[in-house]
Bacterial RNase P class A from a Desulfarculales bacterium, 360 nucleotides, folded computationally. RNAcentral holds the sequence, with entries from ENA. It is recorded under the gene name rnpB. It matches the Rfam family "Bacterial RNase P class A". About the family: Ribonuclease P (RNase P) is a ubiquitous endoribonuclease, found in archaea, bacteria and eukarya as well as chloroplasts and mitochondria. Taxonomically the source falls in Desulfarculales (Bacteria, Pseudomonadati, Thermodesulfobacteriota, Desulfarculia).
């Protein structure tokens, strides 16, 4: 200095000028006018995928259903995070990747090709009988198919052949030392034990009530309706409805009173919190304690916006440079609040590694 790889950060600065939404002050009958001060989007505010607060609602118990799935450990929690095991079909290499429990409980699948896709089986093939192109009977080492074919090599043994023996080797399984907290690693011994699939059903473990701030709390009109008490009604001493009579109950239109429910409205939830920002101090990290400091949007047709200059970046053109002149700036954008995970991103800054040239 080139390629790269991992990680963290930045998302235009400044000033004026006009608006906008909050809040405290003056001001005043006021929650009005005016005036003053400060305060107003992000790394993701976004998808609404996980977990939590908080709020109602529902709750006696269990099954189903769903969710997660190496070990330690962080955290209010998690489908997260950090650190290791293990494995990988991607890189020379730093690094990347993995849904990584169990196929020796059990049921199921495995397309096409094939003899056969798993209690085996035989198309050529090979051997033996035998009437030598039939047919019987033995083999599975080779040939042939497939994504995958019943562990690989060798040697014995046999008519020919096979874990049928036996030696190494590559997995499993069981056991028993050593390291490690533990995933697991090493090593040694036995057992001929030797397709895959669980993102098919299942089997173990562990976890799980619902619904979401349009939650919910509270205030509360007009107007119509429903209740509840009073006045009021008829009159020949009654009517009319329950009723076979009697008692007994009730009853019209209207005016007044009276508590209530619920709508528009309004207020509250509402943003000070598992907060941020510094130090120190533990832990390899994730996270955790200690001091210290700051308050950093709260609307509801929903603000957080335009103009206008200087200066930076980026790109074209001119120039020897300086510097002239045009354009150009991303993804997006609060709605109850964390903490996480995905996805978007125009430029750009830093550490740390890795390979390769160069120079001392």
């Nucleotide at each position: 200095c080139a390629a790269g790889c991992a990680g963290a950060c930045c998302g235009g600065a400044c000033g004026g000028c006009c608006g906008c939404c909050g809040g405290c002050c003056u001001g005043g009958c006021a929650u009005a006018a005016a005036g003053g001060c400060g305060g107003g989007a992000g790394g993701a505010a976004a998808g609404u995928c996980c977990g939590a607060g908080c709020a109602c609602c529902a709750a006696g118990g269990g099954c189903a259903a769903g969710a997660u799935g190496c070990u330690g450990g962080c955290u209010a929690a998690c489908c997260g995070c950090c650190a290791g095991g293990g494995g990988g079909g991607g890189g020379a290499a730093a690094c990347c990747c993995c849904a990584c429990g169990g196929a020796a409980a059990g049921u199921g699948c495995c397309a096409c090709a094939g003899a056969a896709a798993a209690u085996a089986a035989a198309c050529c093939g090979c051997c033996g009988g035998g009437a030598u192109u039939a047919c019987c009977g033995g083999c599975a080492a080779g040939g042939g198919u497939g994504a995958a074919a019943a562990g690989g090599u060798g040697a014995g043994g046999u008519a020919a052949g096979a874990g049928c023996u036996c030696a190494c080797c590559a997995g499993c399984u069981u056991a028993a030392a050593c390291g490690g907290c533990g995933a697991c690693g090493u090593u040694u011994a036995a057992g001929g034990c030797u397709g895959g699939u669980a993102a098919a059903c299942c089997c173990c473990a562990u976890c799980c009530g619902g619904u979401g701030c349009a939650a919910g709390a509270c205030c509360a009109a007009a107007u119509a309706g429903a209740g509840g008490g009073g006045c009021g009604a008829u009159u020949u001493a009654a009517a009319a409805g329950c009723g076979g009579c009697c008692c007994g109950c009730u009853u019209a239109a209207g005016c007044c009173c009276c508590a209530g429910g619920g709508u528009a409205g309004g207020u509250c939830g509402c943003u000070g919190g598992a907060g941020a920002c510094g130090c120190c101090g533990g832990g390899c990290a994730a996270c955790c304690g200690g001091c210290g400091c700051c308050c950093u949007a709260g609307a509801u047709u929903a603000a957080u916006g335009g103009c206008c200059g200087u200066c930076g970046c980026c790109c074209g053109u001119u120039g020897a440079c300086a510097a002239a002149u045009g354009g150009g700036a991303a993804c997006a954008g609060a709605a109850c609040u964390c903490g996480g995970c995905u996805u978007a991103c125009a430029g750009g800054u830093c550490u740390g590694c890795u390979u390769g040239c160069c120079a001392c």